The RNA shown here (small-subunit ribosomal RNA) has 1539 nucleotides and comes from Tongtianella jiaweipingae. It matches the Rfam family "Bacterial small subunit ribosomal RNA". The RNAcentral record of the sequence draws on ENA and SILVA.
RNA sequence: UGUUCGGAGAGUUUGAUUCUGGCUCAGGACGAACGCUGGCGGCGUGCUUAACACAUGCAAGUCGAACGAUGAAGCAUUUCCUUUCGGGGUUUUGUGGAUUAGUGGCGAACGGGUGAGUAACACGUGAGUAACCUGCCCCCUUCUUUGGGAUAACUAUCGGAAACGGUGGCUAAUACUGGAUAUUCAGCUUUUGCCGCAUGGUGAUUGUUGGAAAGGUUUUUUCUGGUGGGGGAUGGGCUCGCGGCCUAUCAGCUUGUUGGUGGGGUGAUGGCCUACCAAGGCUUUGACGGGUAACCGGCCUGAGAGGGUGACCGGUCACACUGGGACUGAGAUACGGCCCAGACUCCUACGGGAGGCAGCAGUGGGGAAUAUUGCACAAUGGAGGAAACUCUGAUGCAGCGACGCCGCGUGAGGGAUGAAGGCCUUCGGGUUGUAAACCUCUUUCAGUAAGGGAGAAGGCUCUUUUUGUGGGGGUUGACGGUACUUACAGAAGAAGCGCCGGCUAACUACGUGCCAGCAGCCGCGGUAAUACGUAGGGCGCGAGCGUUGUCCGGAAUUAUUGGGCGUAAAGAGCUCGUAGGUGGUUUGUCGCGUCUGCUGUGAAAUUUCAGGGCUUAACCCUGGACGUGCAGUGGGUACGGGCAGACUAGAGUGCAGUAGGGGAGACUGGAAUUCCUGGUGUAGCGGUGAAAUGCGCAGAUAUCAGGAGGAACACCGGUGGCGAAGGCGGGUCUCUGGGCUGUUACUGACGCUGAGGAGCGAAAGCAUGGGGAGCGAACAGGAUUAGAUACCCUGGUAGUCCAUGCCGUAAACGUUGGGCACUAGGUGUGGGGUCUGUUUCCACGGAUUCUGCGCCGUAGCUAACGCAUUAAGUGCCCCGCCUGGGGAGUACGGCCGCAAGGCUAAAACUCAAAGAAAUUGACGGGGGCCCGCACAAGCGGCGGAGCAUGCGGAUUAAUUCGAUGCAACGCGAAGAACCUUACCAAGGCUUGACAUACACUGGGAUGCUGCAGAGAUGUGGUAGUCUUCGGACUGGUGUACAGGUGGUGCAUGGUUGUCGUCAGCUCGUGUCGUGAGAUGUUGGGUUAAGUCCCGCAACGAGCGCAACCCUUGUCUCAUGUUGCCAGCACGUUGUGGUGGGGACUCGUGAGAGACUGCCGGGGUUAACUCGGAGGAAGGUGGGGAUGACGUCAAAUCAUCAUGCCCCUUAUGUCUUGGGCUUCACGCAUGCUACAAUGGCCGGUACAGAGGGUUGCGAUAUCGUGAGGUUGAGCUAAUCUCUUAAAGCCGGUCUCAGUUCGGAUUGGGGUCUGCAACUCGACCCCAUGAAGGUGGAGUCGCUAGUAAUCGCAGAUCAGCAACGCUGCGGUGAAUACGUUCUCGGGCCUUGUACACACCGCCCGUCACGUCACGAAAGUUGGUAACACCCGAAGCCCAUGGCCUAACCGUUUGGGGGAGUGGUCGAAGGUGGGAUUAGCGAUUGGGACGAAGUCGUAACAAGGUAGCCGUACCGGAAGGUGCGGCUGGAUCACCUCCUUU
Repeated sequence: UGUUCGGAGAGUUUGAUUCUGGCUCAGGACGAACGCUGGCGGCGUGCUUAACACAUGCAAGUCGAACGAUGAAGCAUUUCCUUUCGGGGUUUUGUGGAUUAGUGGCGAACGGGUGAGUAACACGUGAGUAACCUGCCCCCUUCUUUGGGAUAACUAUCGGAAACGGUGGCUAAUACUGGAUAUUCAGCUUUUGCCGCAUGGUGAUUGUUGGAAAGGUUUUUUCUGGUGGGGGAUGGGCUCGCGGCCUAUCAGCUUGUUGGUGGGGUGAUGGCCUACCAAGGCUUUGACGGGUAACCGGCCUGAGAGGGUGACCGGUCACACUGGGACUGAGAUACGGCCCAGACUCCUACGGGAGGCAGCAGUGGGGAAUAUUGCACAAUGGAGGAAACUCUGAUGCAGCGACGCCGCGUGAGGGAUGAAGGCCUUCGGGUUGUAAACCUCUUUCAGUAAGGGAGAAGGCUCUUUUUGUGGGGGUUGACGGUACUUACAGAAGAAGCGCCGGCUAACUACGUGCCAGCAGCCGCGGUAAUACGUAGGGCGCGAGCGUUGUCCGGAAUUAUUGGGCGUAAAGAGCUCGUAGGUGGUUUGUCGCGUCUGCUGUGAAAUUUCAGGGCUUAACCCUGGACGUGCAGUGGGUACGGGCAGACUAGAGUGCAGUAGGGGAGACUGGAAUUCCUGGUGUAGCGGUGAAAUGCGCAGAUAUCAGGAGGAACACCGGUGGCGAAGGCGGGUCUCUGGGCUGUUACUGACGCUGAGGAGCGAAAGCAUGGGGAGCGAACAGGAUUAGAUACCCUGGUAGUCCAUGCCGUAAACGUUGGGCACUAGGUGUGGGGUCUGUUUCCACGGAUUCUGCGCCGUAGCUAACGCAUUAAGUGCCCCGCCUGGGGAGUACGGCCGCAAGGCUAAAACUCAAAGAAAUUGACGGGGGCCCGCACAAGCGGCGGAGCAUGCGGAUUAAUUCGAUGCAACGCGAAGAACCUUACCAAGGCUUGACAUACACUGGGAUGCUGCAGAGAUGUGGUAGUCUUCGGACUGGUGUACAGGUGGUGCAUGGUUGUCGUCAGCUCGUGUCGUGAGAUGUUGGGUUAAGUCCCGCAACGAGCGCAACCCUUGUCUCAUGUUGCCAGCACGUUGUGGUGGGGACUCGUGAGAGACUGCCGGGGUUAACUCGGAGGAAGGUGGGGAUGACGUCAAAUCAUCAUGCCCCUUAUGUCUUGGGCUUCACGCAUGCUACAAUGGCCGGUACAGAGGGUUGCGAUAUCGUGAGGUUGAGCUAAUCUCUUAAAGCCGGUCUCAGUUCGGAUUGGGGUCUGCAACUCGACCCCAUGAAGGUGGAGUCGCUAGUAAUCGCAGAUCAGCAACGCUGCGGUGAAUACGUUCUCGGGCCUUGUACACACCGCCCGUCACGUCACGAAAGUUGGUAACACCCGAAGCCCAUGGCCUAACCGUUUGGGGGAGUGGUCGAAGGUGGGAUUAGCGAUUGGGACGAAGUCGUAACAAGGUAGCCGUACCGGAAGGUGCGGCUGGAUCACCUCCUUU
C1' cells in the first nucleotide's frame, strides 16, 4: 500500500460463590396448518397424506404433392317441368375437384405426470470407447436400371347381443419382391508402410464372395423425394477413477460364484448365456445382512467450517393398476401400443367382451391441509405437410386462496375550556389527550364516465418491381376495452392482533381466594395477585397479528477450525505383541504428496457486483465475478515419502562389577496356640460395661515333664528394597527373570505406540483329592434392646493350608495410559562410580556424576483444592475413554463360564436439575481453651400430710377469654357476693347505652311522687323555670352513621419476654482472593469484659463493656423546723415539756474521698497480677437503673392504636337471676406443721420504711373477744396507724399423736355492704383429722447473703393476702477444684445440614397411575430355500400337414401354421429364518397427598465408611475374607520448613 466486510447474549442447581453441566429463551426460514381480523394492486405459489379408487370431457396426429376408391359445391351442356321472365327444380354428358374409411409414409420413444422402487456406475464429477449405434438435419460424392406376384379398401355372403370375425371375387402404390450395375461399402485372403500402453488401429495392395433404389408435383422452368458411400452435428449405449445415509446387538459372504478354453448372443465389451477345466473371488480401509432413501444444480441456516433439506425452476434416473414377456422401429422392452397371469371395476342375450387420470380439469376417499369439469392456439415451442393448414390441457392467459414476497392506502395542517364520557385518586388532581368536537385543505386507492396501447418480429393475401432477404395495400390478439391517461364528487368506502413478573419494550383498579385458572424456562394463585379473569392505560407489529409443527442458529452442547479425562462424565487391572499410525544424522536419485504457471471442464437458472426495463419495489434483462472441484500439461525439489548408499548420539549385544522379602522347587529351624499322656494341686475357671451361656469334684483353671499336629514367621523393619501389575518377609541349597554402575569392543534405526489377539491377574467362590492347630461366614446358645435376624460373649461348619484345573473381578487407586525432549533450586534416603581430605588400614568427611524412593518450593498451570525435573508446566507421537441426572452397567441378543456370574450393551418413561471445589453459618453421642450457684463443698427447701391459690381434665345452661418446655400454671387479676363481666337463662330496646351533622316537629332543663313488674321498663299525678328569641337543653320521626372484649398477633404499630448484663455485633479505607469472602476481630499474655498490653497487612472508627446517673458506706462546709439536747437556765409524777443552743444525731443542699496513687515480688523494663502500708472504704467497695447486632412468624387485635373481613330489630345495648367459687382425679406455686434450739403463761427491750380528711383516729368507757360508744389531734420530721416480733428474764410441760398440730364440724356473735343462700372476713365456746422430716427425682443461695423474725403499702365498702411489692431485726456454713451434668463464649475439625439435627435421608410393605421386560400361545408382514404345476413369449427341435412371388422342373429347395422341449410369472405344498401386533399371568422401574415398619447413610451418624466376593436376614442391612482413605480423634516415629 492493497485484500478480507466478518463472530453480542440471557434465565435456571446455592444461604451466597466459582466451575462443570443439562434444560429453556431472544434470530432467521417454510409448498405449511389453526385462532382472531381483513381495503387495493403487482409478481410468485398451491395433495407434503392414499404410487387410494375413478363418472364425464379433452390431452397425437398429420399427409390426396405415395395409392386405389369415393366423387360434394361450382362451371359448361342436355332432357322435362315451372315461372313474377330475373330465375327455380329435375335429368344426361363433360369438366371440376371438396370430403374422406382403407393401403402406404412420418410421428406416436418428444412434450406432460409422479417419486413407488432403487444404497446401484442410479446420480455427481472427470476420463475412456483401438469394443459401439445414431431417423429427421448439414456438407461432399455415386446412382436412380429392369421385371414380377399379391393384398386391404370395395363387392357378395355367413357367424355374433356386442366387441369383432370367417369365406368367395376384384384392384393400386413411395406396400412386397426377383434380376442387372456399383465404390473410398461389407466378409475372407496375399504382400506391405506408418502409428499405438496391450488387444490392435490406419493406409496401400492381390485374389474372391456379397449387397441398392421410388417415385410424386408443376403449363414450363422447377421443386421435392429414393439408393450406396464418406464426413459433420445431435442424441444415445457400454466401461473405469473419485465422491455422497444409518446399523457390528449383521463378521464372515460367494457355486455362474472368480478365472481360463471352445461355442452362442448383441449395435458393442463382458459369465451376458452355455459346455468343459482350475479353485478361486470379496472382507474390520466394514464384505454379507438389516433399516431408510430417487440423485444433483440448488434451497434454508451459519462469521466461516459445517448442519438440515431436495416443494416450485433446470439436468439425470426410475415408474405408468400389480407381475412377466416380446413385437415393431433409427430409437421402446413403449403412460393415453400388443400378449399372458393376478386383483378390482363396468357391459352382457351368460356364450363372451371392455378398462387402467402418477396428462389437464373434475369426483369420492384419506387428511390439520392444497384451486376451475375456464379461454386461446394471438405469441413461444412441437408433429405432419411443398404449402395453405390441421393438431397441441406443451404453452400463453384468465379464475379461486393474505399461502409467500413487494408496493400503496385507511387522510393532511391547525385546534385547550386541556369539553363530555371512561379509568385512577393522597379527593388536590391525574390520565385517555391535539386525541375528539370545530376550522382550513388534499383526493392516492376504491367508485362513475371518457379515451386507450405495446405484445404482429412474423404469417397469410393482393399488388408493384430495377428481381434485391425490395416497395406498397389489406388481414391476423385468448388475455381485454385489460395496463395506462384524463375528468367528476366527497374525508367520503377501508384496523386489527398479540403482549405488559424476570428473561423482554410496556402498570394500575376491581373480581377470585392453592378455587377458577396461567405457564417457553424460572414460576404465579392459600383475602391487599403489576403473573388468573375483566376494565382503563401502555408497549410491539400492522392488512395482518399470534399459536402449533419442522430445520439451522445461539450450542465451543461431538470441539478440523474449536472441548475434555487427579477430585465434576471420562486412563482399559497389568504386560507382551499383529495390522495400522509415527519415527535419528548424512549423500545421491525419483518427483507420489507438497508449491507454482498454463490449458480443458466445472450447463443454464440461482448467488454476488456493475448497468438496464416495468412510476418504485418485489420481478425481469445484459455483462463480469464466484463456482474453493476434477483432469491434463510445463516448471521447482526445501520438507514428508519411495529407491540406493553411508553414519552412530536412539535401540540392542559383549566384557567387568553390584544391590535386592523378584520367581519356582526341595530340605530344614525355633517361639507360640491347641490336643494327648503322666506328675503336683484344689474349687473354682472363663468372660463382660455388667452378666450369663460354657468348662470344672468323673479333679478344670494354674504348674512341671514328655509327645502329636497344623499354620504363621516376633525382634531386625525403615514415607527402606524388588517386581509390569496382582504382589513379595525364618534359614539353606538348586534352577531362573529383570534392574543399576563402569567400559566403548560389536550390530547399525533394528525405535515408540499398539485396534483386534495372547498371557499374567488380590480376596471371595467352584471342581477333584488331601490336610485341618488357630481363626471363622452360615448356624446354635447367652446377653443387650421396645424389638435385635446386629454390635458384646461362649461354641462352631464351609472356608482359610497343599496339589491340579476353573473363575477374571476389587476404592485392581497416584482415582493421574505409554514413550521422548525441554523448563529455578533446597533437603533427606537406597544402590553404584570418579576426584579429594584425615589417612598405616578399616572407617569417616567433602565435592561431583548416574540411577531409584520421599518432602518443601519458584515460574507456569488449575474452577479451586492443589501439581510443580517422579508435573496436573512446555511440546511431539500412538492408544483407550467421556458428552445432563435417573431408568442402568439393567433388558433383549451374542460370546465366555460347571455354576456363581463376567464381557459387550440399549430404549420407553421421568426430572430441571444431578455434580466439583471452596465460603459463611449451624450442628456433632469431634477436639482444645475459658466462664457461670453449672457441678463439687455446704445451708435450707420442694416431692409425703392438711389447707390456700393457679392450671389441666371432667362436669355444666354457663362454668367468659388469653398465657403452654426453659421463657404458661399465687401469670393478665395491685381484690369475681351485685357491679366488675366479656359467659348462661329469661325479659326489654332498635339512629340505639355513647359521638357528630342535617331536615321536620313537640317540649324548658330539672325535681318530687302513686300503681304494675324480678327489674329494666311501662303507665299516671305534680312542682318548676333560662334566653340576646337565632338558640342552649330535651323528646319524637327520617337520613348519614353509631356500636362490637366478633375473626385474623401468620396483615400490623406499640409494648414485653428469652438467649443475656452473655461479650459480643459491625463499618470506612487499605491489602489478599476470579469470587462468595478473608484480614482487621486471629496469635502470645491478661481481664468481670473485643478490658488492656505486645506482636501482626493492616490503620482507624461505630453500637455494646466500663464510666457518667440514683442509692448506701466516711468526712468537710452551709443551713436548723415539726428534727436534736452536750453545755446554761426554768418546770414536771414523768416526758426537749419550755427559754435557749448548733456541739452531736438527723434532714436538706454543696463538696471531698479510691486512682493499682505508694512500696515490694512475679511478669517481656508491658498490660496485669500477688503481698503490704495508709485509709471509713482497695482493686468494678455493696445494691439499683441501664439490655448491642440479632434469634424464637415467641406473647399480646381482651390495655391502647390499626388494615382487611364479618354482625346491624343483633355478634349492638339495658335489666334481673345465675355462672367465672362445680369435683372420682393429675400437676404447679405457697402457707401451717410434724415439735423441747420447742409449746404455753407472766414480765421486759430495741427498728426501718410507708399510709392517712368520704381518711388515720388518740384518750376514756363497754364487751372474754371480734368490736361498739365518744371524737382530742392531724392535710402530717408536729397527730395517728404503731403494742414491732424473734430476743432477754422467770415459770410450766418431759417425748406422748402430747399442753405438738391445727384441718374439719356444731353453736353463738362482730363488721362491711342495698344485699354475705349459692359465695365474705373476723371473734368466742366446743370439736381436735392427717401429720412422727417425706421414694425416684428436683429447687434456691457465696455475706449483711442463706436461714429466721416481724412491720408497712398498693388494689380495696368488705375480703379469699398464706399472694405481690417494699422495710428493717437476729444472723451462719462452705467453695479442694473444673473430671463429670447443664448453659454460654473463642479457636479448630468433619458435614450429603442452610426451614440449618425438632436437619437430611434409605429400603421393604400397602394403595393409585404410567411406560417397559418375560410369558403358554395366537395373528400378520418380509426375504429366501426345497418340491409340484407351468400362461404368454424368445430360442431349439420337428414325423405328419399347408404353401402366391424367388430357385427349380421335382418326389423338391425355401417359407408357414401346428406340435414337442429348455427357460419361465403368478399359484400350490413344506420346514425353517426374520420382524411386528395382541396375550391370562409375572418381574423389576418411574411418579404420586400428611399410609405402615424400622433408622442403613451424612458428625467418630452413635459398630468409621466404601469396593469386590460369599453366606444370611421383614426391610434398610448384618457378618466373614482381602483391599482403599474419598475416615474423625489421640499418641509415637520419620521427613520437611524457619531460627